[in-house]
Molecule: Bacterial large signal recognition particle RNA
Organism: Chloroflexota bacterium
RNA sequence: UCGUGCUAGGCGGGGAGCUAGCGGUGCCCUGUACCCGCAAUCCGCUAUAGCGGGGCGGAACCCCCACCCGAGGUCCUGCGCUGUUCGGUCCGUCGCCGACCAGGCGGCGCUGAUGGCUCGGUCCUGUGUGCCAGAAGACUGUGAACCCCGCCAGGUCCGGAAGGAAGCAACGGUAAGCGGACCCUUCUGGGUGCCGCAGGGACGCCGGGCCGGAGCAGGCUAGUCCGAGAGGCGCGAGGAGCGUGGUGAUCGACGGCGGGUGCACGG
Numbered sequence: 001u002c003g004u005g006c007u008a009g010g011c012g013g014g015g016a017g018c019u020a021g022c023g024g025u026g027c028c029c030u031g032u033a034c035c036c037g038c039a040a041u042c043c044g045c046u047a048u049a050g051c052g053g054g055g056c057g058g059a060a061c062c063c064c065c066a067c068c069c070g071a072g073g074u075c076c077u078g079c080g081c082u083g084u085u086c087g088g089u090c091c092g093u094c095g096c097c098g099a100c101c102a103g104g105c106g107g108c109g110c111u112g113a114u115g116g117c118u119c120g121g122u123c124c125u126g127u128g129u130g131c132c133a134g135a136a137g138a139c140u141g142u143g144a145a146c147c148c149c150g151c152c153a154g155g156u157c158c159g160g161a162a163g164g165a166a167g168c169a170a171c172g173g174u175a176a177g178c179g180g181a182c183c184c185u186u187c188u189g190g191g192u193g194c195c196g197c198a199g200g201g202a203c204g205c206c207g208g209g210c211c212g213g214a215g216c217a218g219g220c221u222a223g224u225c226c227g228a229g230a231g232g233c234g235c236g237a238g239g240a241g242c243g244u245g246g247u248g249a250u251c252g253a254c255g256g257c258g259g260g261u262g263c264a265c266g267g
Base pairs, nucleotide, nucleotide: 001267002266003265004264005263006262010056011055012030013029014028015027020046021045022044023043024042034054035053036052037051038050063260064259065258067256068255072251073250074249075248076246077245078244079243080242081241082240084238085237086236087235091234092233093230094229096227098225099224100223103221104220105219107216108215115211116210117209118208119207120206121205122204123200124199125198126197127196128195129193130192131190132189133188134187135186136185137184139180140179141178142177148173149172150171156165157164158163
C1' cells in the first nucleotide's frame, strides 16, 4: 500500500416547551434520513441519562472534534397601533370662579363722553318744632270710729237765770293714699319726621350748574394668566396582544474548511 473478515461508532440534527435533570412522543425549523411496539389527567431513563425487538452499512463522502457561515427559535430592548386596569403629580382638554386685554358684536355718547371747577343730597353734631312714650302737676271720683276741718240733733258740763262751753253720730268738706281721664302745663327719654336753622365732615355714590370737545364702559365673544375641579379624551404608571427595528444576549439545523479514530489474517 492492496484485499478479505470484523469491531467502536453510525443509520438524522436542532429550537422552544415539559422536567430535579436527560431523552422521546406532540409543536416549530432544517431537508430526505432503516423497520416495528410504547407515550400529555405522558412514556422511558439517571450523568454511559429513551426502552424493547429486528435489520443495513461500517474505519471514512459516511464516525468523532474544533472553527467559519448561518435557516430558525427563545430572551432582552426601542418604536408604532389596538384593547384593558389604576391615578389625578405634570402638560393639554372640558366645564367653573377671578383678573387682565380691548380684536369682533352689542351698549352709552356732539340732544355733549372721559376730565376739571362748583352747588346740593346721602353722613355727623347741636338746636327749634312736630310725633311717640313715661313721670309729675293741674282735672275728676273715692277717701279718716277717736288722735283732720266746718256745722253740730240728742246727750254732757258751767251758771239762780239770761246765757255760755266742749263735743259723738249724721251731713258737708279735706290730707296722705287708691283709682279715672287724657284736653291742658312742666320735665325726661327716643334706632322719632318727605319739617326748619346753624356748624362740620367725607370725597364713595346720586342729582344740578359751568368749562371743554370725543370718547366711555366691559354685557357677549376671541385672546392671555391665576385658582379650584372633573376624569370623557390626550397624559402618567402597570400589564396584554399585534406589527416593525436592534451594533443586543443565547441556542443553533443545513453547508464549508481543518484535524482525529481501530483489530485480525493474507498478498